[in-house]
């Protein structure tokens, strides 16, 4: 200066934040369904968790 391996670390888990737990990646991990259309793209539905708790935003419905 190179290569490998352990560790440390760091990120990621369909639409925010906290803590806790898991599982995945070291440029990958991940980037939901469903119809329609050769494609571009167009119509539609669920859900703020990866999983529990809590918080804020939505969405019904009730009471004051």
């Nucleotide at each position: 200066a190179c290569g490998c391996a352990u560790c440390a670390c760091g990120g990621u888990g369909a639409u925010g934040a906290g803590g806790c737990u898991c599982a995945c990646c070291g440029a990958a991990a991940c980037u939901g369904c469903c119809g329609g259309g050769c494609g571009a793209c167009c119509g539609g539905c669920u859900g703020a968790u990866a999983g529990c708790c809590u918080c804020u935003a939505c969405c019904c419905g009730g009471u004051a």

Fluoride riboswitch aptamer (crcB RNA motif) from a Bacillota bacterium, 64 nucleotides, folded computationally. NCBI's taxonomy places the organism under Bacteria, Bacillati, Bacillota. It was read from a public genome assembly, where an Rfam model found it.